[in-house]
RNA sequence: CGCUUGUAAGGGCAAACUCACCGAAAGGUGGGGACGCAAAGCCACCGGUCUACGGGACGCAGUGCCUAUGACAGCGGGGUUGCCGGC
Numbered sequence: 001c002g003c004u005u006g007u008a009a010g011g012g013c014a015a016a017c018u019c020a021c022c023g024a025a026a027g028g029u030g031g032g033g034a035c036g037c038a039a040a041g042c043c044a045c046c047g048g049u050c051u052a053c054g055g056g057a058c059g060c061a062g063u064g065c066c067u068a069u070g071a072c073a074g075c076g077g078g079g080u081u082g083c084c085g086g087c
Base pairs, nucleotide, nucleotide: 002087003086004085006084012037013036017032018031019030020029021028022027035074041080042079043078045077046076047075048072049071050070054067055066056065058062
């Protein structure tokens, strides 16, 4: 430098739940907590999922319907960076 995705060690992340804060919500951030994770680092490009403040359709009447410009990278694919080990 290239390939590999995997025993160990050193270490890393942190589901559910919970407390505080932010948010209309989905959800996020921080503390506690560990179900798990070899990219559970990063990016919404493709598919998927969640939410619907605002906007829209219809109506006499909506706890209903449509809509992402909001989210999820710990749903799958893709892109990108990288520790240790192995070859």
c-di-GMP-I riboswitch aptamer from a Pseudomonadota bacterium, 87 nucleotides, folded computationally. It was read from a public genome assembly, where an Rfam model found it. The model forms 95% of the base pairs in the Rfam consensus. Its mean pLDDT, the model's own confidence on a scale to 100, is 85.